[in-house]
RNA sequence: AUCAUAAAAAGGUAAAACUGUCGAAAGGCAGGGGCGCAAAGCCUAUGGUCUACGGCACAGGCUAUGACAGCAGGGCUGUAGGU
Repeated sequence: AUCAUAAAAAGGUAAAACUGUCGAAAGGCAGGGGCGCAAAGCCUAUGGUCUACGGCACAGGCUAUGACAGCAGGGCUGUAGGU
C1' cells in the first nucleotide's frame, strides 16, 4: 500500500428475557445478561422499518412534526491477520 478474510491470540462491544425510570406509543437511559458483531467505532434519515399523542377522516383508516444507525446505502477513522 492493499484485501475485508480461513484459522488463532489479546482486547473491545453487548441482543433478548427480567428490573427501575422517562415517554401517548414506537422507543430512550440505567441495571442485568451474552444473542451476536471485523468496524455492532463515530457521523449521516438517502432508501427501508416502527409508532400515531395530536391532526384529518369517520367504514376499515391516513398522516412525523416522534423514533430505529445491531436493516441496507453513503462519509470519516481504525484492530489482528493475509498478500

Annotation: A computed fold for an 83-nucleotide RNA from a Clostridia bacterium, annotated as c-di-GMP-I riboswitch aptamer. Taxonomically the source falls in Clostridia (Bacteria, Bacillati, Bacillota).